Context: one part of a larger RNA
RNA sequence: ACGCUGGCGGCGUGCCUACACAUGCAGGUCGAGCGAGAAAGUCCCGGCAACGGGAUGAGUAAAGCGGCGAACGGGUGAGUAACGCGUGGGUAAUCUGCCCUUCAGCUCGGGAUAACCUGCCGAAAGGUGGGCUAAUACCGGAUGAUGUCCCUGUGGGGAUCCUGCGGGGACCAAAGGGGGCGAGCAUAAGCAGCUCUCACUGAAGGAGGAGCCUGCGUCCGAUUAGCUAGUUGGUGGGGUAAAGGCCUACCAAGGCGACGAUCGGUAGCCGGCCUGAGAGGGCGACCGGCCACACUGGAACUGGGACACGGUCCAGACUCCUACGGGAGGCAGCAGUGGGGAAUAUUGCGCAAUGGGCGAAAGCCUGACGCAGCGACGCCGCGUGGGUGAUGAAGGCCUUCGGGUCGUAAAGCCCUGUCGGGUGGAACGAAACACCUGGUGGCGAAUAACCACCGGGUUUGACGGUACCACCGAAGGAAGCCCCGGCUAACUACGUGCCAGCAGCCGCGGUAAUACGUAGGGGGCGAGCGUUGUUC
Numbered sequence: 001a002c003g004c005u006g007g008c009g010g011c012g013u014g015c016c017u018a019c020a021c022a023u024g025c026a027g028g029u030c031g032a033g034c035g036a037g038a039a040a041g042u043c044c045c046g047g048c049a050a051c052g053g054g055a056u057g058a059g060u061a062a063a064g065c066g067g068c069g070a071a072c073g074g075g076u077g078a079g080u081a082a083c084g085c086g087u088g089g090g091u092a093a094u095c096u097g098c099c100c101u102u103c104a105g106c107u108c109g110g111g112a113u114a115a116c117c118u119g120c121c122g123a124a125a126g127g128u129g130g131g132c133u134a135a136u137a138c139c140g141g142a143u144g145a146u147g148u149c150c151c152u153g154u155g156g157g158g159a160u161c162c163u164g165c166g167g168g169g170a171c172c173a174a175a176g177g178g179g180g181c182g183a184g185c186a187u188a189a190g191c192a193g194c195u196c197u198c199a200c201u202g203a204a205g206g207a208g209g210a211g212c213c214u215g216c217g218u219c220c221g222a223u224u225a226g227c228u229a230g231u232u233g234g235u236g237g238g239g240u241a242a243a244g245g246c247c248u249a250c251c252a253a254g255g256c257g258a259c260g261a262u263c264g265g266u267a268g269c270c271g272g273c274c275u276g277a278g279a280g281g282g283c284g285a286c287c288g289g290c291c292a293c294a295c296u297g298g299a300a301c302u303g304g305g306a307c308a309c310g311g312u313c314c315a316g317a318c319u320c321c322u323a324c325g326g327g328a329g330g331c332a333g334c335a336g337u338g339g340g341g342a343a344u345a346u347u348g349c350g351c352a353a354u355g356g357g358c359g360a361a362a363g364c365c366u367g368a369c370g371c372a373g374c375g376a377c378g379c380c381g382c383g384u385g386g387g388u389g390a391u392g393a394a395g396g397c398c399u400u401c402g403g404g405u406c407g408u409a410a411a412g413c414c415c416u417g418u419c420g421g422g423u424g425g426a427a428c429g430a431a432a433c434a435c436c437u438g439g440u441g442g443c444g445a446a447u448a449a450c451c452a453c454c455g456g457g458u459u460u461g462a463c464g465g466u467a468c469c470a471c472c473g474a475a476g477g478a479a480g481c482c483c484c485g486g487c488u489a490a491c492u493a494c495g496u497g498c499c500a501g502c503a504g505c506c507g508c509g510g511u512a513a514u515a516c517g518u519a520g521g522g523g524g525c526g527a528g529c530g531u532u533g534u535u536c
Base pairs, nucleotide, nucleotide: 001531002530003529004528007382008381009380010379011378012377013375014374015340019338020337021336023335024334025333028068029067030066033065034064041056042055043054044053045052046051075293076292077291084218085217086216087215088214089213090212091211094210095209096208099206100205101204102203103202104201105200107141108140109139110138116131117130118129119128120127121126147171148170149169150168151167152166153165154164155163156162157161176198177197178196179195180194181193184191185190219265220264221263226256227255228254231253232252233251234250235249236248237247238246268290269289270288271287272283273282274281275280295316296315297314298313299312318329319328320327321326346372348371349370350369354368355366356365357364358363385415386414387413388412395406396405397404398403419477421472422471423470424469425468429463434458435457436456437455438454439453440452441451442450480525481524482523483522484521485506486505487504491520492519493518494517495516501508502507
């Protein structure tokens, strides 16, 4: 997986077939970075009404600039026999956003641009011109060393070099937001100032992460024996965070190979899983680590990180829209559809928990995740009743016709109450965050504010009215499948007559078949039992 059968529950698990995909959802968030800013509805006023105005809705929605995330998480195993993976090292050849520790800083200016208004082109997707405006967007100046580069003195280290202590020179930075106080300024809004906090800049160190190099290990075929031109090495240059033929020019002629190169086939690798007394053999589903891929092929951009599944560009195949000029798309995310196949599920609920992103926080997002649904697909547990009951009933089957057997089996009588059904009660998983409040400490000019800790209070459950508990009810709703010649546990009758058929092997069947078919009886296992395939 298939056939027959099928009561309940728990825990797991479910396209092994990289084919194409309708539809919905799967990546956002921050108004405490910035400028701008609706409508419906409701209320009021004027008006006969149409309508006009105002308030609210609301500084909300939607959009824009900007920041962070989108490189995580999730899927798949196509490719890959490779430093891809495993294991042990190296990096004196390197990078690292957010986080932690420490030190220092946070100054003065400038010009734009989207949104918005307006013109035009286009069927659309979208594009283009003019005008206005802000910033933690962009640019310039200043300051700046333990930083970078150059010159130089002196020690240590295994090295092209690394590192410690010095001297001189050159170069490079930043941004503000929020809270409190506010005796000075200001008519006021507010500003200066002080302070706390979140950000910002430079540097050193850390943590975690990543890149690169390397020893060893990693399937089959020799009916594949030779392979190689950026090929192997050097020099100059380029490139990268970084060594390198990584790239380029020139020079040399090297490099690999029976210790199996090259070629062909197969395959993601591992922790592990299955088997086995072990050695070994087989496998790599679920879960975890690494790698690779994202319609097919190629490329770079942004960025700390990608050559980027739900980003961009080019080419190709395919599908869709079109006004025929031109456009749009990528489920190997979660569900779901068609196809393929022996074969694999719901277009479910929730962010309550755990975790992640953003945010000061409230919170928002999260098909990760937590749950539920479906499938005896697997493992485990439970039930389908217990006791008693012989004239050994009826009935079936066999019979030597006496009887034997199904068989205490049934009925009857006495009980029990698991599961399923009904009624009622009813959770754990949820203590945090935040706010209110009391206290202690820190910072501070401060009994503001802010920060840390301790105590009290308020709030939050998808699963679920589920688990669980009590009661009601009642033997009532719950047994099949395979086999019975030997191997191998379990035998008779009838039918059939080398037919029909069985069969894992040996073999059965041609008129008394324990081997075919049916029945009775028996054996095995049991919500399963057989068959097929695969592994040991």